[in-house]
RNA sequence: GCCUUAUCAAGAGCGGUGGAGGGAAUAGGCCCUAUGAAGCCCGGCAACCUGUUAAAAACAAAGGUGCUAAAUCCUACAGAAUCUUGUUUCUGGGAGAUGAGGU
Repeated sequence: GCCUUAUCAAGAGCGGUGGAGGGAAUAGGCCCUAUGAAGCCCGGCAACCUGUUAAAAACAAAGGUGCUAAAUCCUACAGAAUCUUGUUUCUGGGAGAUGAGGU
C1' cells in the first nucleotide's frame, strides 16, 4: 500500500513551549485562531487490543494504539419526502479516520 471487519452526534486543559496558521485531499460553504494556529511536552478522555474471570455480563487501566472545537464541521453520488422548482429533511452509498485481523 491493498483486503476483511467493528466503530465514528458521547467524552477529554483558564497548563508549559512555540510563534501563524488550522479544520485529511479537491471544490463550495461555514468556522477556529495574537483573548495565541500547527507542532512538541505534560495533563486528560475513551476502552479497540489488553488484564481480572471457566465464560458472558461486569470491572480495571499496567502495557500497545487512538483521541482531546463544531456529527468524520457541512455538502459533493443515488433514492425518497417536501414544496414557494430549487430549498429543506431523511435513508443509503462513496471518500476518510481509528482499532483488530490478514496479505